[in-house]
RNA sequence: GUUCAUGAUAGAGGCGCGGGGCUUAAGAGUAAAGGGCCGGAGAAGAUUGGGCUUCUGUGAAGGUUCUUGAAAGGAAGUUCCGCCGAAGUGAAAAUGGCCUCAAUGCCAUUUUUGCUGGUUCUGUAUUGAAGAAAUCCAGAACUGUCAAGAUGGAAUAUCUUGGAGCGCUAUCUCAUAA
Numbered sequence: 001g002u003u004c005a006u007g008a009u010a011g012a013g014g015c016g017c018g019g020g021g022c023u024u025a026a027g028a029g030u031a032a033a034g035g036g037c038c039g040g041a042g043a044a045g046a047u048u049g050g051g052c053u054u055c056u057g058u059g060a061a062g063g064u065u066c067u068u069g070a071a072a073g074g075a076a077g078u079u080c081c082g083c084c085g086a087a088g089u090g091a092a093a094a095u096g097g098c099c100u101c102a103a104u105g106c107c108a109u110u111u112u113u114g115c116u117g118g119u120u121c122u123g124u125a126u127u128g129a130a131g132a133a134a135u136c137c138a139g140a141a142c143u144g145u146c147a148a149g150a151u152g153g154a155a156u157a158u159c160u161u162g163g164a165g166c167g168c169u170a171u172c173u174c175a176u177a178a
Base pairs, nucleotide, nucleotide: 002178003177007172008171009170010169011168014084016083017082018081019080020079021078022077023076024075032068033067034066035065036064037063038062042055043054044053045052046104047103048102049101050100051099087116088115089114090113091112092111093110094109095108096107097106098105117143118142119141120140121139122138123137125135126134127133145163146162147161148160149159150158151157
């Protein structure tokens, strides 16, 4: 002086990931409210059972008709922000919420742990108003990265196979060893 461990910093993949705002379509002439007619004792608060509360013969549930008539989740566009295990998802646990108790279900947050490099398409299932979209699983294609091999004078080239993000590239650090 060089290389390697560890640690730190900065980056790359691309219809890249996630969040917020605005606009638009859909949701939907739906839910809901009010009126008429039929009906004639129940109905509502996520489902079931118990409790509690509210409405109801001044007419419940349900049906039909008329008038008025939303919203959320999700989607597209645009813009801003945070980023490259970005993030998503399975399982378990805890906390809070849906009047209350029990079970189940749903929503939000946190922890542990498993899977997935990314995008697109197809099929099944679930959610959903939905032929939108999302997600699980399976398959296919494209793409990035590293490794091995082959071709090539060579290349940052071409092809084949395989791995996974606790990866890859660059710089610094410099234990130990050479």
The RNA shown here (Lysine riboswitch aptamer) has 178 nucleotides and comes from Weizmannia acidilactici. The prediction has a mean pLDDT of 82. The source organism's lineage runs through Bacteria, Bacillota, Caryophanales, Bacillaceae and Heyndrickxia. Rfam family: Lysine riboswitch aptamer. Rfam links the family to the GO term lysine biosynthetic process. The RNAcentral record of the sequence draws on Rfam.